[in-house]
């Protein structure tokens, strides 16, 4: 000293990649801004540059006197002369200019960095020693004179000096050549003494002392050279290189050297990456990071390189020279066109470019520097100062008190409050900071000059006295007044700290990344409130982190990306036991280095920090002295790794000639006749010119039944009839022989299915291409007749496959169990033991699961290959290889947030396995045809109101639209309203009449009496006034509650705790029997429980009993009649009981559940029918039943009111009723029920009408009286197969009824009329017994007005073999890329944008 999170899925676990959370920054932008310190500021165009300034200096080196001062002469007062003195412009001459200062264009290099070498070198100034400076010459600049140019300048003529040149002497310890001789070293060599021989010096200046000169050597200090190491990408850059690589000589350098040139040799670098192409100044250091790394190289310090671009030398110690020359070339600029002048990548500064980066400022006070004795001069080096929140640190914008939690505002609300909030007001008290005042520093130490010590005098040295400050009206002190002058930025779904309320309404926006926004947005804007930072604060770019996502620490390679097709093998990496050596590797230890700044770290200084100082701390290289275990090199051995040998036996191991037998096709005869053939079904095809079929004979090519086996061999591919011939491997056994000879393998080479491909055979079968038939909307398919490459064989090519165990190789360890092939050992056979291969289970182990498990995907090693998010794309380009198809190697823009494994729950499936259900099937009846009737669509229309739409809208909401209803549509009206509460005033009111109006409604007239009272006044009712408010069948059923439909009366959905698996999840719930049932039994890591099933509930079918009135009537009496008496057995009625449970017997079943058959029973296996509807599905329906949020209207979307509309009508659907007849129809006789209803009612009975009704009234709130008559059916007559005596539409006429009204628009009767219609196409529904079918009856609604709806009961059937097929459903299971779940998802094409 190591931190995570969002995101692929309905959910899960992994791989996997995006995003963000931290920290920098030479920043930049946006909004904002007090002060101060210390810090940095063109990153882009190494573009281009106006102007000023950045290198001068010496008179103590020289001629001298152009300017200035001072002096001195002369003077006609206007001036001239005198270098005499300060001093000095230009000139000779010396130093200096090669330093400082900028910039990164170039450079992949000895350029950097570290570490060495030089026995291969230079060094002005400066230090030190040694020794010298004797005599001389000839110029030139400057001046002056002329001659040219427009200028820059150029010529020439006289002249003149020097520490300028130049000669001659002198001279060694310098060079140079030689000879002797001692000594050292890693080769070459190096240091030394001694001998004679050659060759080179020098200036001078002055205040007389002291600078300066010349030669040697020597330190020092700077640099030249060489060397080992380290220092970027790309192999889609593999070969490069002729001075090239070495010798020899000679040239040239300060030195060495192909550096140069001649001549001779062929070398010299390269897979440890040459060469080439792109980037790039190279370190100390800076940012990150736990570290290892990754990034980067601004400020500062070292090196490099370069100075408009290119090239060259010159001068000097030192350059091949930023402010030097020369040439070329761009580019500016003058200019008389003839020439000429320039180089900001020095400091301001300007223009361009840019997102972007400052003053044309002050001083040499201090440090440094160049010159000079010196004073000093010169210094955009440097020290300051100014801009900039650019950063980094610090400091402030007040403090302490104050609750009634003030009033007030904003905001929010459930309207009661809450929040803002001690915040404020208010009272005290402070005064940093900014303002204004006053004092006021350090940095200063030199030099100078003067004076002492300390002398006569001069240097020096050390002291003291003066001098000397850009910053600087600084820092700091001091004290006045006053809370006065000083807070904003972002943020507020998740991640990530913080939330409401308006506005918008997939708009406008917002977003790092998931994703918000389509009328109730914590996500967009606004606002109140809140979080976070804080003179800043967000965005934005960029680096590292996080990212174990390049994993050396530290990842993987069965199925997620990812093992090369396979051997072989050169280099390479790795290697068995042992023995004594060595010391390169490894260890630790000394020493040199490691530059200063920085980092860390202890102390100090700025009031504190930031920031300075001042010590101390090291990785790495190199020398050096040591250890030896491991590896390495050598060296002596060893047998176990590997490999000879000897014996064996097994194999579809390979290659070549050879030889068989069944098939199939063809040819030839021969029998034979009408088809063959082929298909789901046909037809193309073959056949009467004889097929098919069947006998013989024959050709001919290709394969090799059976044996044959999760059985052999072989490296892979692959290899299959039989004989022989060559050949490769691999096992066993022995243990004789070599002595580690292995292992693995990048370039490399071989092989290498089946497709093609060349060239020549060969061709029997099959069979792309292709032709024909067929399927089919289509059919360039699938199916069938045919058919050619091609399939075969020789020779070369190609080089790839799901070439797969999707699993490299080698080697050694790690429980077992069962098969099978080759071999030994054993055995009488066996068992057994073992070797070597090939299969299945499985234990530890492992993995994400699934799996794997001695033939690993476990444990370990050793090598090679490969991966790193999808898609682009295994594409493009390039380069190799092919004859070609092509194959190898192999990107990038641009695009998405994912893609992908494995397993998990459901769904689905033209997947399986089982079962159910009037689902099929068997049977009855219908709808689809006709007319009507009734709903819907459409059309219409002022208006046809609205809602329901696949089953689960459509005789549905409506159990009943003539006005009303009523929600629509056209006129006329009203605005606190037709309803509801408050608040003020009135004081009645309704109800009648009339008048006008379609009416609501005006207007006149009648009428005027509301209850209580303590008499004050209250309650109620009407009518006015205000405003709050009422009202809305206005939206929105996708905000909602409720209500309800549907799967579905199917049998199923879950919890709890236990176990199982990392999870999701599983188990229970599954399995083998059962049942109508997840119903019961029984197994069973499950044990129980709960919502559902049944059962309880209602009815309905027997029966007992209570108790009979209005109900019944056996027996008695009575009578037209249970009408009376009687009576309560029956029938009924309507309470309370019984009864049915597989309880009983026999059989199957497992000695269970259960089934199946039987008795008994009124009734038998849930008797029958109802109600009764889990969890959930369908954003199912319903804001128009009711209530409800939000919106929306408010003299209308609200209210009345007349009159139309919902009843329209080419057409098209769905639900019925009626029928088409004879099992009918008419007619006339007769029998037999049940549920209900009924006082604004049912309505007997009498009377009247053909009828529908009408009058009239009796009885009944009903087991009593009414409706009320039943139909079908029984008996009888008649019709006699016809559009009829069938069948009733339609339309005419005349009526009744209800009802304010029957025109739009009722329902009914009577007479006329008498349409379609003769049993219904494709397709379709209902029914499994008191049911279909028929048949009448009753009731809700209702004033009237059912074919509909709801119930009643009457007559009353046929048929199920059976579960293959069609819906629907349920349970296991199994695929899946579907989960919004197959109406999925998802590919291509074409079309718009």
């Nucleotide at each position: 000293u190591u931190a995570g999170a969002g995101u692929u899925u309905g959910a899960u676990c992994c791989u996997g990649g995006c995003u963000c959370a931290a920290g920098a920054u030479g920043a930049a932008c946006g909004c904002u801004a007090g002060c101060g310190a210390c810090a940095g500021g063109c990153c882009u165009a190494a573009c281009a540059c106006a102007u000023g300034c950045a290198a001068g200096u010496c008179g103590a080196g020289g001629g001298g006197u152009a300017a200035c001062a001072g002096g001195g002469g002369c003077u006609u007062c206007g001036g001239c002369c005198c270098g005499c003195u300060g001093a000095c412009g230009a000139c000779c001459g010396g130093c200096g200019c090669a330093c400082g200062g900028g910039u990164g264009a170039g450079u992949a290099a000895c350029g950097c960095g570290u570490a060495u070498g030089c026995a291969a070198c230079c060094u002005g100034c400066c230090u030190g020693u040694a020794a010298c400076a004797g005599c001389g010459g000839g110029a030139u600049a400057g001046c002056u004179c002329c001659c040219u140019g427009a200028a820059a300048g150029g010529g020439g003529a006289a002249u003149u000096a020097a520490c300028a040149c130049c000669g001659c002497a002198u001279a060694a310890c310098a060079c140079c050549a030689c000879g002797c001789u001692c000594u050292c070293g890693c080769a070459u060599g190096g240091g030394g003494a001694c001998g004679g021989g050659g060759u080179a010096a020098a200036a001078u200046a002055u205040u007389u002392a002291u600078a300066g000169g010349u030669u040697a050597c020597a330190g020092a200090u700077g640099g030249g050279c060489a060397u080992g190491c380290g220092u970027g990408a790309c192999a889609u850059u593999a070969g490069u290189u002729a001075g090239u690589u070495g010798g020899u000589g000679a040239g040239g350098u300060a030195a060495c050297g192909g550096c140069u040139c001649a001549c001779c040799a062929a070398g010299a670098c390269u897979g440890c990456g040459a060469u080439g192409u792109c980037u790039a100044g190279g370190g100390g250091u800076c940012c990150u990071g736990a570290g290892a790394g990754g990034a980067a190289g601004g400020u500062c310090c070292c090196c490099c390189a370069c100075a408009c671009u290119g090239g060259a030398a010159c001068u000097g110690a030192g350059a091949c020279a930023c402010g030097g020359u020369c040439c070329a070339g761009a580019c500016u600029c003058c200019u008389a066109c003839g020439g000429g002048a320039g180089g900001c990548a020095g400091c301001a500064g300007u223009g361009a470019g840019g997102a972007a980066u400052a003053u044309u400022g002050g001083u040499c006070a201090a440090u440094g520097g160049a010159c000079g004795c010196a004073a000093g001069u010169c210094u955009g080096a440097a020290c300051c100062a100014g801009c900039c929140a650019u950063g980094u640190c610090g400091c402030g914008u007040g403090c302490a008190g104050g609750a009634u939690g003030a009033c007030u505002g904003c905001c929010c609300u459930a309207u009661g409050g809450g929040u803002u909030g001690u915040a404020a007001a208010c009272u005290g008290c402070u005064u940093u900071u900014a303002u204004a005042u006053u004092g006021g520093a350090a940095g200063a130490a030199u030099u100078g000059c003067g004076c002492u010590u300390a002398c006569g005098a001069g240097u020096u040295a050390a002291g003291c006295g003066u001098u000397u400050g850009a910053c600087g009206g600084u820092a700091c002190c001091c004290a006045a007044g006053g809370a006065g002058g000083a807070a904003g930025c972002c943020c507020c779904g998740g991640c990530u700290a913080a939330c409401u309320a308006c506005g918008u309404g997939c708009c406008a926006g917002c977003a790092g990344c998931c994703g918000c926004g389509g009328u109730a947005a914590u996500a967009c804007g606004u606002a109140g409130g809140g979080g976070g930072c804080g003179a800043g604060c967000g965005u934005u770019g960029u680096c590292c982190g996080g990212a174990a996502u390049u994993a050396u620490u530290g990842g993987g390679c069965g199925u997620a990306a990812a093992g090369g097709g396979u051997u072989c093998g050169c280099a390479g990496g790795c290697g068995g036991u042992c023995u004594g050596a060595u010391a390169a590797g490894u260890c630790a230890g000394a020493u040199g280095u490691g530059a200063a700044a920085g980092a860390c770290u202890a102390u100090g200084g700025c009031u504190c920090a930031a920031c300075c100082a001042u010590g101390g701390c090291a990785a790495g290289c190199a020398u050096u002295a040591g250890a030896a275990a491991c590896u390495g090199c050598a060296u002596a051995a060893c047998u176990u790794g590997a490999g000879u040998c000897a014996a064996g036996g097994a194999g579809a191991g390979g290659u070549a000639a050879g030889u068989g037998g069944a098939a199939u096709u063809c040819c030839u005869a021969g029998u034979g006749u009408a088809g063959c053939g082929g298909u789901g079904a046909a037809a193309u095809g073959c056949g009467u010119a004889g097929a098919u079929a069947u006998u013989a004979g024959g050709a001919g090519g290709a394969a090799u039944a059976c044996c044959a086996g999760u059985g052999g061999c072989g490296a892979a591919g692959g290899c299959g009839a039989c004989u022989u011939a060559c050949u490769g491997g691999a096992c066993u056994u022995g243990a004789a022989c070599u002595g580690a000879c292995g292992c693995u393998g990048a370039g490399g080479a071989a092989c290498g299915a089946a497709a093609g491909c060349g060239u020549g055979g060969g061709u029997a079968g099959c069979a792309a291409a292709c032709a024909g038939g067929a399927u089919u909307a289509g059919a360039u398919a699938c199916c069938c007749u045919g058919g050619u490459a091609g399939u075969c064989c020789a020779c070369g090519c190609c080089g790839u496959a799901a070439a797969c165990g999707a699993u490299a190789a080698a080697u050694g360890g790690u429980a077992g169990g069962u098969g099978u092939c080759g071999g030994g050992a054993g055995u009488c056979a066996a068992a057994u033991c073992u070797c070597g291969g090939u299969g299945c289970c499985g234990u530890a182990g492992u993995u994400a699961a699934c799996g794997c498990a001695a033939u690993a995907a476990g444990c370990a090693c050793u090598c090679c290959g490969c991966c790193u998010g999808g898609g682009g794309a295994g594409u493009a380009c390039g380069a190799c290889c092919g004859c070609a198809a092509g194959g190898c190697u192999g990107a990038a823009a641009c695009u998405c947030a994912a893609a992908g494994g494995a397993a998990u729950u459901g769904a689905c499936g033209g997947g399986g396995a089982c079962c159910c259900g009037c689902a099929c099937a068997a049977g009855c009846g219908g709808u689809g045809g006709a007319g009507c009737a009734u709903g819907u669509g459409g059309u219409u229309u002022a208006a046809u109101u609205c809602g329901a739409c696949g089953c689960a809208a459509c005789g549905c909401g409506a159990a009943g639209a003539a006005c009303c209803u009523u929600a629509c549509c056209a006129g006329c009206u009203c605005u606190u309203g037709a309803c509801a509460u408050c608040u003020u005033c009135u004081g009645u009111u309704c109800a009648c009449u009339c008048u006008a109006g379609a009416g609501a409604u005006a207007g006149a007239g009648c009428u005027u009496c509301c209850c209580c009272u303590u008499c004050g006044g209250g309650g109620g009712c009407a009518g006015a006034a205000u405003g709050a408010c009422a009202g809305g069948u206005g939206g929105u059923g996708c905000a909602u509650g409720g209500u309800u439909g549907u799967c579905g009366u199917c049998a199923g959905c879950u919890c709890g705790u236990g176990u199982c698996g990392u999870g999701a999840g599983a188990u229970g719930u599954u399995g083998g029997g059962u049942u109508a049932a997840g119903u019961c039994c029984c197994a069973u890591a499950a044990c129980g429980a709960g919502c559902g099933c049944a059962a309880c509930c209602c009815u309905u079918a027997u029966u007992g009993u209570u108790a009979g009135u209005u109900g019944c009537c056996a027996g008695c009496a009575u009578u037209c009649a249970g009408u009376u008496g009687g009576g309560c057995a029956c029938u009924c009625u309507a309470g309370c009981g019984a009864g049915a449970c597989u309880g009983c017997c026999g059989g199957u079943g497992a000695u269970a559940a259960a089934c199946c058959g039987g008795a008994g029973g009124a009734a038998g296996g849930u008797g029958g029918g109802g109600a009764u509807g889990a969890c959930g599905u369908c954003a199912a329906a319903u804001c128009a039943u009711c209530a409800u949020g939000c919106c929306c209207c408010u003299u209308a979307u609200g209210a009345g009111c007349u009159g139309g509309g919902c009843u329209a009508c080419a057409c098209a659907c769905g639900u019925g009723c009626u029928a088409c007849a004879a099992u009918g129809g008419a007619c006339g006789g007769u029998a037999c029920a049940a549920c209900g209803g009924g006082u604004a009612g049912c309505g007997a009975g009498g009377g009247c009408g053909c009828g529908a009704g009408c009058c009239u009234u009796a009885g009944c709130a009903a087991a009593u009286c009414c409706u009320a008559a039943u139909a079908a059916g029984c008996c009888g007559u008649u019709c006699u197969c016809a559009g009829u005596u069938c069948g009733g539409a339609u339309u005419g006429u005349u009526c009744u009824c209800u009802g304010c009204a029957a025109c739009u628009c009722g329902a009914g009767a009577g007479c006329a009329u008498g349409a379609a219609g003769c049993c219904g196409g494709a397709a379709u529904c209902g029914c499994u017994a008191g049911u279909a079918a028929u048949c009448g009856c009753g009731g809700a609604u209702c004033a009237g007005a059912a074919u509909g709806c709801c119930g009643c009961g009457g007559u009353g059937a046929a048929u199920a073999c059976g579960u293959u097929c069609c819906c629907g459903g349920g349970u296991c299971u199994u695929g899946u890329a579907c989960u919004c779940a197959c109406c999925g998802c998802c590919c291509g094409u074409c079309a718009a944008g």
A computed fold for a 1393-nucleotide RNA from an uncultured bacterium, annotated as small-subunit ribosomal RNA. The prediction has a mean pLDDT of 84. RNAcentral holds the sequence, with entries from ENA.